Annotation: This is a predicted structure of a 482-nucleotide part of an RNA (small-subunit ribosomal RNA, 5' domain) from a metagenome.
Context: one part of a larger RNA
């Protein structure tokens, strides 16, 4: 001199656009943050239509509703950096996989059955949740039948499907591609300490078996003794990685907030289920710490989702508004859900614009300050005089942003008129380094200070006025980096 997610002091007028718990992965109150689908499926079914009539009842049609049986989604998005010194990240390669929905091609969709939620009745519990007993549907769920496929010792095993409506489509199953999504190996690169030198027994290979979508001690039985290290293994501290970032002429240094990619975690520790994907943030199950409810038998929960509390701290926002627009889910669609998202509150937290008036105006006015007391200086500075209205203000029109409708923001930007100089100026220094002096006051005292150093009675260094000088809605200080 530059930078910051910055915080302290003093000030603080507008707006546009960003940013905003860096600490305690410390605890959570409430409220919302994942639903959808009647065109799978049974069941309830008003108003009304219709037909039987026993004249207000049975049956059929209905708009629609909430539990349920099922499908799909919930593995995305949002959130934090505990952990990890790793094949975690990066960058380049590779063979032994898997991909739900989508998007091409071929084929095919055929016979049957047995439950079982909801539902009725019975019954345990305070609850949370059950148990029994009967009924019932499906695109839920077994079978038999074939079929390209797959396995195979070439015998032979094995092994699929569902329908639904508005009649035109929508779905199912099987096989091959394809796309994207993801598993996994392996070269190179990735922090400090040797006041850390030895370190490993599934460890280093192999053979045979298991396991897995797949390779592989990934597991396992036997067989060898191997396998890494001074090019630093192990240990131990620290740490998410990278695009970036900030500095800096580069070179390099420091650094990983916001955005983007990619890895980890979800109260702590294990595990597995479903699943096309999870070992799964607002799922399940086990221990275990903490909070809560209980009729003491037993349950119940998990903000590192948005807001909010309460801690902690120098410190960091509203318990907003809408799905209108981009994107996600699920539906044939209508639409429904979406604290992703888009706005809008609050902070000068940053970065950039802009205002705080212009012009003229010496009797150089008072006044303040200094003075050799003549004058000087504040100073064209104010009054005065002529102006003009930008930004805030009133009143009025009023958007794009949405291809046909539909606007949260928003009567918001904008533009038109209006009135008035009117509502808007601080902070920091002024001894040399460093631009900018004089005076009173104090008397190694009070006090100042990045470094030198001031200050014990004439202090341009303390304090205060007058004057200046510098930056400007900010000015100082402190931290921290180069």
């Nucleotide at each position: 001199g530059a930078a910051c997610g910055a915080a302290c002091g003093c000030u603080g007028g507008c707006g546009g656009c960003a940013u905003g718990c860096c600490u305690a992965a410390c605890a959570c109150a409430u409220g919302c943050a994942a639903g959808u689908c009647g065109a799978a499926c049974g069941a309830u079914g008003a108003a009304c239509c219709u037909a039987g009539c026993u004249u207000g009842c049975u049956a059929g049609g209905g708009a629609a509703u909430u539990a349920g049986u099922g499908g799909c989604g919930c593995a995305c998005g949002g959130g934090u950096g505990c952990g990890u010194a790793a094949c975690a990240c990066g960058u380049g390669g590779g063979a032994a996989c898997c991909u739900g929905c989508c998007c091409u091609u071929u084929g095919g969709u055929a016979u049957g059955g047995a439950a079982u939620a909801a539902c009725a009745g019975u019954u345990a519990g305070a609850a949370a949740u059950g148990a029994c007993u009967g009924c019932u549907a499906a695109u839920a769920c077994c079978g038999u039948a074939u079929a390209u496929g797959g396995c195979u010792u070439u015998g032979g095993c094995u092994g699929a499907a569902a329908g639904a409506u508005u009649u035109a489509u929508c779905g199912c199953c099987a096989a091959a591609g394809g796309a994207u999504g993801g598993g996994c190996c392996c070269g190179c690169g990735u922090u400090a300490g040797a006041u850390u030198a030895g370190u490993u027994u599934g460890u280093u290979g192999g053979u045979g078996g298991g396991g897995u979508a797949a390779u592989g001690g990934c597991c396992u039985a036997c067989c060898a003794a191997g396998a890494c290290g001074a090019c630093g293994a192990u240990c131990u501290a620290u740490a998410g990685c990278u695009g970036g970032u900030c500095u800096g002429a580069g070179a390099g240094g420091a650094u990983g907030a916001u955005c983007a990619g990619c890895c980890a975690c979800a109260c702590u520790g294990g595990g597995a289920c479903u699943g096309a994907g999870a070992c799964a943030c607002g799922g399940c199950c086990c221990a275990g710490a903490c909070u809560c409810c209980u009729a003491c038998g037993g349950g119940a929960g998990g903000c590192a989702g948005c807001a909010g509390u309460g801690g902690g701290g120098a410190a960091u926002a509203u318990u907003g508004g809408a799905c209108a627009a981009u994107g996600g889910a699920g539906g044939a669609a209508a639409c429904u859900c979406u604290g992703a998202u888009c706005c809008a509150g609050c902070a000068a937290u940053g970065c950039c614009g802009c205002g705080u008036g212009a012009g003229u105006g010496a009797a150089g006015a008072a006044g303040g300050c200094c003075u050799u007391a003549g004058g000087g200086u504040u100073g064209u500075a104010a009054a005065g005089c002529u102006c003009u209205u930008u930004c805030a203000g009133a009143u009025g029109u009023g958007a794009a942003g949405a291809u046909g409708a539909u606007g949260a923001c928003g009567g918001u930007a904008a533009c038109a008129u209006c009135a008035g100089a009117a509502g808007a100026g601080g902070c920091c220094c002024c001894g040399g380094c460093u631009a900018a002096c004089u005076u009173c006051g104090u008397g190694c005292c009070a006090g100042c200070a990045g470094c030198c150093g001031c200050g014990g009675u004439a202090a341009u260094a303390c304090g205060a006025a007058g004057g200046g000088g510098g930056c400007u809605a900010g000015c100082g200080u402190u931290g921290u980096u180069c």